Transfer RNA from Mesitornis unicolor, 74 nucleotides, folded computationally. The coordinates come from a structure-prediction model, not an experiment, and the mean pLDDT is 81. Its Rfam family is "tRNA". Rfam classes the family as a transfer RNA. The source organism's lineage runs through Eukaryota, Eumetazoa, Euteleostomi, Archelosauria and Mesitornis.
RNA sequence: GGCACCAUGGCUCAGCUGGUUAAAGUGCCUGCCUAGUAAACAGGAGAUCCUGGGCUUGACUCCCAGUGGUGCCU
Numbered sequence: 001g002g003c004a005c006c007a008u009g010g011c012u013c014a015g016c017u018g019g020u021u022a023a024a025g026u027g028c029c030u031g032c033c034u035a036g037u038a039a040a041c042a043g044g045a046g047a048u049c050c051u052g053g054g055c056u057u058g059a060c061u062c063c064c065a066g067u068g069g070u071g072c073c074u
Base pairs, nucleotide, nucleotide: 001073002072003071004070005069006068007067010026011025012024019057028044029043030042031041050066051065052064053063054062
């Protein structure tokens, strides 16, 4: 330098044939329980989906550019 893939709560990730409220596990907070802690149980907060632009009635999803990461080739 070229090609491919990836980027979504703190972390791991689902969702992407475009359509109303972005799901789950773990972690965090509160309650319950306990002599106390943990576990179990119940509830809660937390992501406008890497950035900018475009197409569209409508974009996490499609297109373009950029940034970052991984792999391969040279």